[in-house]
RNA sequence: GAGAAGGGCAAACCCAUCGCAAGGUGGGGACGCAAUGCCACGGGACCCAAGCGGAUCGCCGGGCUACCGAA
Numbered sequence: 001g002a003g004a005a006g007g008g009c010a011a012a013c014c015c016a017u018c019g020c021a022a023g024g025u026g027g028g029g030a031c032g033c034a035a036u037g038c039c040a041c042g043g044g045a046c047c048c049a050a051g052c053g054g055a056u057c058g059c060c061g062g063g064c065u066a067c068c069g070a071a
Base pairs, nucleotide, nucleotide: 001068008033009032013028014027015026016025017024018023031058037064038063039062041061042060043059044056046054047053
């Protein structure tokens, strides 16, 4: 952080599969993303079989790391 180039990720939806669920994983797909890479640390919202439980980093903040780059 350019209507730049190369490369990258992949929402909804569909299929398969795991899970009580939120949701995860794989394939297709492409709405978006300059950290939409990684970490549940703080807050928010979500699920539950209600637990010192789960899940979300593509909700916000924080930490760590990183390709390219004109004026």